This is a predicted structure of a 72-nucleotide RNA (transfer RNA) from Trichonephila inaurata madagascariensis. Rfam family: tRNA. Rfam's curators write: Transfer RNA (tRNA) molecules are approximately 80 nucleotides in length. It is annotated as a transfer RNA.
[in-house]
RNA sequence: GGGGGAAUAGCUCAGUGGUAGAGCAUUCGACUGCAGGUCGAGAAGUCUCCGGUUCAAAUCUGGGUGUCCCCU
Numbered sequence: 001g002g003g004g005g006a007a008u009a010g011c012u013c014a015g016u017g018g019u020a021g022a023g024c025a026u027u028c029g030a031c032u033g034c035a036g037g038u039c040g041a042g043a044a045g046u047c048u049c050c051g052g053u054u055c056a057a058a059u060c061u062g063g064g065u066g067u068c069c070c071c072u
Base pairs, nucleotide, nucleotide: 001071002070003069004068005067007065010024011023012022013021018055026042027041028040029039030038031037048064049063050062051061052060
């Protein structure tokens, strides 16, 4: 220099145009002498940034940023 992948909750990830979700972690409650464990309930999101398309964008599209892989 060229090509490609991924960027969503604290972490790991799902969601491919119409209400943003799960597991783990975390908070509260029940059971227990305590802890652990189990069960119930909750909190936690500018969907990396700036534009475009659309009635409507996490999703399609142009560009940027950081990151991973391959080629030279």